A computed fold for a 525-nucleotide part of an RNA from a soil metagenome, annotated as small-subunit ribosomal RNA, 5' domain. The RNAcentral record of the full RNA draws on SILVA.

[in-house]
Context: one part of a larger RNA
RNA sequence: GAUUGAACGCUGGCGGCAUGCUUAACACAUGCAAGUCGAACGGUAACAGGCCCUUUGGGGUGCUGACGAGUGGCGGACGGGUGAGUAAUGCGUAGGAAUCUGCCUGGUAGUGGGGGACAACCUGGGGAAACCCAGGCUAAUACCGCAUACGCUCUGAGGAGGAAAGCGGGCCUCUUGACAAUGCUCGCGCUACUGGAUGAGCCUACGUCGGAUUAGCUAGUUGGUGGGGUAAAGGCUCACCAAGGCGACGAUCCGUAGCUGGUCUUAGCGGAUGAUCAGCCACACUGGGACUGAGACACGGCCCAGACUCCUACGGGAGGCAGCAGUGGGGAAUAUUGGACAAUGGGCGCAAGCCUGAUCCAGCAAUGCCGCGUGGGUGAAGAAGGCCUGCGGGUUGUAAAGCCCUUUCGGUGGGGAGGAAGGCCCUGGUGCGAACAGUGCCGGGGGGUGACGUUACCCACAGAAGAAGCACCGGCUAACUCCGUGCCAGCAGCCGCGGUAAUACGGAGGGUGCGAGCGUUAAUC
Numbered sequence: 001g002a003u004u005g006a007a008c009g010c011u012g013g014c015g016g017c018a019u020g021c022u023u024a025a026c027a028c029a030u031g032c033a034a035g036u037c038g039a040a041c042g043g044u045a046a047c048a049g050g051c052c053c054u055u056u057g058g059g060g061u062g063c064u065g066a067c068g069a070g071u072g073g074c075g076g077a078c079g080g081g082u083g084a085g086u087a088a089u090g091c092g093u094a095g096g097a098a099u100c101u102g103c104c105u106g107g108u109a110g111u112g113g114g115g116g117a118c119a120a121c122c123u124g125g126g127g128a129a130a131c132c133c134a135g136g137c138u139a140a141u142a143c144c145g146c147a148u149a150c151g152c153u154c155u156g157a158g159g160a161g162g163a164a165a166g167c168g169g170g171c172c173u174c175u176u177g178a179c180a181a182u183g184c185u186c187g188c189g190c191u192a193c194u195g196g197a198u199g200a201g202c203c204u205a206c207g208u209c210g211g212a213u214u215a216g217c218u219a220g221u222u223g224g225u226g227g228g229g230u231a232a233a234g235g236c237u238c239a240c241c242a243a244g245g246c247g248a249c250g251a252u253c254c255g256u257a258g259c260u261g262g263u264c265u266u267a268g269c270g271g272a273u274g275a276u277c278a279g280c281c282a283c284a285c286u287g288g289g290a291c292u293g294a295g296a297c298a299c300g301g302c303c304c305a306g307a308c309u310c311c312u313a314c315g316g317g318a319g320g321c322a323g324c325a326g327u328g329g330g331g332a333a334u335a336u337u338g339g340a341c342a343a344u345g346g347g348c349g350c351a352a353g354c355c356u357g358a359u360c361c362a363g364c365a366a367u368g369c370c371g372c373g374u375g376g377g378u379g380a381a382g383a384a385g386g387c388c389u390g391c392g393g394g395u396u397g398u399a400a401a402g403c404c405c406u407u408u409c410g411g412u413g414g415g416g417a418g419g420a421a422g423g424c425c426c427u428g429g430u431g432c433g434a435a436c437a438g439u440g441c442c443g444g445g446g447g448g449u450g451a452c453g454u455u456a457c458c459c460a461c462a463g464a465a466g467a468a469g470c471a472c473c474g475g476c477u478a479a480c481u482c483c484g485u486g487c488c489a490g491c492a493g494c495c496g497c498g499g500u501a502a503u504a505c506g507g508a509g510g511g512u513g514c515g516a517g518c519g520u521u522a523a524u525c
Stems, first nucleotide, its partner, number of pairs: 001525004006521005013372006019365002021330001026328003030325003035074003040071002043067002047065003050061004081283003090208007099200002104196008112146001114144002121136006152161003166188006173181001209255003216246003221243008258280004262273004285306005308319004336362001338361003344358001345356004375405004385396004409466001411461005419452001424446009469514005474495003480509005490497002
C1' cells in the first nucleotide's frame, strides 16, 4: 500500500447493489417449513345447494358442489441447513468395466377371465393418556391364483417358468322413455421386453497440511481355489491352502483440517485463504440397526440403547430448529416470531387448482462497494469577534453579512410503465376418428391475474430552506504558534518526548489529510 463475513471509539443526509453467529455440531417456548389426487375406492364428519317431512325448534335424504377421517397411488431420497467427523470408503484431474435407473423419451407385443380378504363403518371391551384388543359387514388402479408370452429368465437345448388395471369424456344401438349395459372412439393409465436420456453405485493412476522428540506396521492381514452375497467387480463374507502385503520415495502413530471452482495479495513466481455463489462429500440429540422403495440405511420415517427435557392417575407415554423466524446461553460481534405464491422452480393432479420460510420481496445494520447531496454567483468597509504580535500590523478571510440565483436529494400533492406470459372463455385450420363428440398440433379474438407498491420514472409546490465530521501537525510523514503543566500529569507504531520559554503532554487559534465517514485494534499478502 492492498484486503476483510470484521469489532471498538467519535460522527452520521439520501439512494442502488451486495453481505450479515467466524464463538456453544450449546439447550430450545411458540408458529410455520410436504403434501397432493374424488378422473383409483368404499363412502359422507363439517360447509353450501336441491328435494321430502315438519309440532316452524328442526329432522331426513350423498341427489349435487365439495370433502374430515380411512383404503390406494405418487411425492416425503428433491429443495433447505450445517462443517461435527473425515488426511482418504473424501475431493480434483484423467481414464476404466462387472452394474442399476421411478418420472421423461424411440420402438415391439399385450391389456383376457376369476377369487378371497383388510381398513373405514357397526357392536363390545381395556387404558389417566398415548393408544390398543375382539367380533361382524364392505370397495378398489390394494392383494392372490388362472389363461396367454414377440421379446425375457433358467436349461441337460428336449423343455420349463414368469404379466397386467382400470378410470374419464363423447357418440351410436336396444328400449314407450330414462338409467344401466353392449359396441365404437379419444384421452389418461397398466404389463412385458429392448434402445436413449438423466441420475446413481464401483475400480485405477496422479495430486492433496504439520510432526521422526512417531520406525517399524499388518492374521481376513496379502494372494489362490471353491461356496455364499450384491444391481454389480472384489476378503465383501465364509471354508481350505500358501506366507505373504506395506514402509526413509516416510508405512504405522500423533496433531490439525471438509475438498474444489474460486477469493485476497503480488509485475510475476509464489504466499494466504475456502464467508456469500456454484460442484462434490459428510452429518441431522449421541451410538447402533434394518424396513419400505427405482432410489435411503432416510433432518421435519421406524426400532433398540444412552444422555437430556416434558406429561402422568406411577402402570406408562411424548420430544429432537446444523429448515424460516424467534428465545436463553456463549461472545468483541452478526438481523424480523414480516408479506406473497405475482414471477422462477419443485411435488401432486386430465385440469381448475392446492401445497411450497425453496424462491421473490419487504424490515433492521454506514457491514462493504458505488453514486449523489449538504448549495451557486457576486461581495473589501479586508466588518465584528477569536488568535498572534516586534503594537506598525498579520491571520481567520470572499470566509461571513449583504445582493442576485438555482431546487438535486429529502418533504407534500398528482400522474404512472415494466416485471404478465401462461391458464380460462369464444373461435379458424389440420391429424386421429363414422362423427358436427372428444382430443393432439398450429393460429386468431375476448375479459381477467402483481406480494413488492405510497414501485421505477414524470410533473407541480414551497424554501438555502432539513443534511459534516474524524484523525493528525518532532522525524519517518503532508501540516506551527500561544497558553497551561514542570521526569508531574501524560504521549508513544519505531526513534523517543516531559526535570520552567515543550512545534512530541493538555487546551486554544491556525494548518494538513480523508470525507458520510474517519481513526484504532485484529488478521493476510